[in-house]
Molecule: Bacterial RNase P class A
Organism: Candidatus Zixiibacteriota bacterium
RNA sequence: GGAGGCGGCCGGGUAAUCGCGCUCUUCAUCCGAAAGGGUAGAGGAGUGAGGAAAGUCCGGACUCCACAGGGCAGGGUGCUGGGUAACACCCAGGCGGGGUGACCCGACGGAAAGUGCCACAGAAAACAUACCGCCUGCCUUCGGGCUGGUAAGGGUGAAAAGGUGGGGUAAGAGCCCACCGCCGUUCCGGGUGACCGGACGGGCACGGCAAACCCCUCCCUGAGCAAGGCCAAAUAGGGGAGCAGAGGCGGCCCGUCUCGCUACGACUCCCGGGUAGGCCGCAACAGGCGGCGAGUAAUCGUCGUCGCAGACAAAUGAUUACCGCCGGUCUUCGGACCGUAACAGAAUCCGGCUUACAGGCCGCCUCCUUUU
Numbered sequence: 001g002g003a004g005g006c007g008g009c010c011g012g013g014u015a016a017u018c019g020c021g022c023u024c025u026u027c028a029u030c031c032g033a034a035a036g037g038g039u040a041g042a043g044g045a046g047u048g049a050g051g052a053a054a055g056u057c058c059g060g061a062c063u064c065c066a067c068a069g070g071g072c073a074g075g076g077u078g079c080u081g082g083g084u085a086a087c088a089c090c091c092a093g094g095c096g097g098g099g100u101g102a103c104c105c106g107a108c109g110g111a112a113a114g115u116g117c118c119a120c121a122g123a124a125a126a127c128a129u130a131c132c133g134c135c136u137g138c139c140u141u142c143g144g145g146c147u148g149g150u151a152a153g154g155g156u157g158a159a160a161a162g163g164u165g166g167g168g169u170a171a172g173a174g175c176c177c178a179c180c181g182c183c184g185u186u187c188c189g190g191g192u193g194a195c196c197g198g199a200c201g202g203g204c205a206c207g208g209c210a211a212a213c214c215c216c217u218c219c220c221u222g223a224g225c226a227a228g229g230c231c232a233a234a235u236a237g238g239g240g241a242g243c244a245g246a247g248g249c250g251g252c253c254c255g256u257c258u259c260g261c262u263a264c265g266a267c268u269c270c271c272g273g274g275u276a277g278g279c280c281g282c283a284a285c286a287g288g289c290g291g292c293g294a295g296u297a298a299u300c301g302u303c304g305u306c307g308c309a310g311a312c313a314a315a316u317g318a319u320u321a322c323c324g325c326c327g328g329u330c331u332u333c334g335g336a337c338c339g340u341a342a343c344a345g346a347a348u349c350c351g352g353c354u355u356a357c358a359g360g361c362c363g364c365c366u367c368c369u370u371u372u
Base pairs, nucleotide, nucleotide: 001368002367003366004365005364006363007362008361009360010359012323013322014321015320016319017318018317020048021047022046023045024044025043026042027041028039029038030037031036050343054354055353057352058351059350060349061348062224063223064222074220075219076218078216079093080092081091082090083089094108095106096105097104098103109215110214114213115212116209117208118207131154132153133150134149135148137146138145139144162180163179164178165177166176167175181204182202183201184200186199187198188197189196190195228280229279230278231277238271239270240269241268242267245264247262248261249260250259285307287306288305289304290303291302292301293300294299326339327338328337329336330335
């Protein structure tokens, strides 16, 4: 100098003016005896999006419903150890794969419990088998044919029944041997463990697929803030009480009148459900930052400090000036002018994962080349 790997951080800044949401407060005003409370008016102070607020994919808090306990069914998880409220997340490690390397990737239990599948091609896709080839024997018109042996070589395929070398043989073959690989209720050593190293034994038996059924391990088991709770208008309807009116029945003596019972209707008042609407839930916490301690780390403990949106046809914006970033033009190289603003945007809250992102900063590490 070039090419990379990993981790962390920023996501325009300052000021002024205007405007919007929320909180507190002063005045004003209303209710109230007071304490206190309300308000659409005026003023002041404070505060106001994100690293992903996103996708809603996991996990929890919280709320209501259901519920003796257990099983079945269903869903999920899946190497080991640790962390956590919990997780499919994180950390550390093991094993396998990729890269020269820093480093990266892996749903990574079981295929000798059972069932099933393995397209096309190919002789054969799993009780093995034989197209070409090789070899023995026989026949031959000398091209080859038949019989048997074989699986080293060729061919097919994503995958073909251990690999290399030697011996052996008619040709071959774990047929035999050495090394590598594989297997083992075996032994020894290391490790908490996954697993690793070694010894011994076995010629090798067990093709692949479980994000096919299935088996094993552990976990879960309804709905979700439109959860759920409180207050509660108008209109309609429900229940109750009262009062004047008129109807029916009965009694005193037929009627009038009066008394009792009963039903109806209007009015007045009360009660309860529920709608609109309002309030709570709802912003203090598995909280942020810093120090110290434990731990390889994730994380945990302790001390100090900070207070950090809370809307609901849903606020968080606009303009100007200067500076900064990027792009373009001009340049006397000092600068001048013009233009652009990534992804996106809270909605009960929190921990993760995943996805999107203009431009930029910092740290550690690797490889190549050059110079000293």